Model confidence (mean pLDDT): 81 of 100.
Transfer RNA from Candidatus Falkowbacteria bacterium RIFOXYC2_FULL_48_21, 77 nucleotides, folded computationally.
Its Rfam family is "tRNA". By type it is a transfer RNA.
The organism belongs to Candidatus Falkowiibacteriota, within Bacteria.
RNAcentral holds the sequence, with entries from ENA.

[in-house]
RNA sequence: GGGCCUGUAGCUUAGUUUGGUAGAGCGCCUCCAUGGCAUGGAGGAGGUCGUCGGUUCGAGUCCGAUCAGGUCCACCA
Repeated sequence: GGGCCUGUAGCUUAGUUUGGUAGAGCGCCUCCAUGGCAUGGAGGAGGUCGUCGGUUCGAGUCCGAUCAGGUCCACCA
């Protein structure tokens, strides 16, 4: 330098096939049960989907560029 894969909540991740209201588990907060803890139950907060731009009525999803990580190849020595 070139090819491919990955990037979504604090963490692990689904959703990409076929564009149509962003979800789950753990964690966190509040309440209830208990004398208290653990535990169980109920409720809640937390994302503008790595970044920028484009297409579209509408983009996590399609297109281009770019950043970071992984992997393979090439080049130099």